Transfer RNA from Portunus trituberculatus, 58 nucleotides, folded computationally. Its Rfam family is "tRNA". By type it is a transfer RNA.

[in-house]
RNA sequence: UAGUUCAGUGGUUAGCACGCUCGACUCACACUCGAGAGGGUCCGGGUUCGAAUCCCGG
Numbered sequence: 001u002a003g004u005u006c007a008g009u010g011g012u013u014a015g016c017a018c019g020c021u022c023g024a025c026u027c028a029c030a031c032u033c034g035a036g037a038g039g040g041u042c043c044g045g046g047u048u049c050g051a052a053u054c055c056c057g058g
């Protein structure tokens, strides 16, 4: 660090839970089950072939 809480030991597509949307189920709602959307990681700089990950400042 996704709307919220929180993972992510320098390298493949950044992931879980809750929430949200849609579907199934139901007379209907809820529960339950399935699917989906939503990010470039507080800002700026540095190191490195490569940074969410290491360093510095705010």
Stems, first nucleotide, its partner, number of pairs: 003018002006015001011049001020036005042058005
Description:
Its mean pLDDT, the model's own confidence on a scale to 100, is 80.